[in-house]
RNA sequence: GCUCCUGCAGCUCGACCGGCCGAGCACCCGUUUCGUAAACGGGAGGUUGUGGGUUCGAAACCCACCGGGAGCU
Repeated sequence: GCUCCUGCAGCUCGACCGGCCGAGCACCCGUUUCGUAAACGGGAGGUUGUGGGUUCGAAACCCACCGGGAGCU
């Protein structure tokens, strides 16, 4: 330098190839316990890497950049 994959909650992932962004763990509150953990109930947490484009509508499709990974030279 070229090609491919990838970027979504603090972490790991999901979102039926365009139609309300979700789950588990972690975190906070409560129940339970002499107390802690576990268990159970509830809660908070997102400009979906950035900027543009397509579209009535984009996490998803297109372009450019940025970060991470792999391969080739």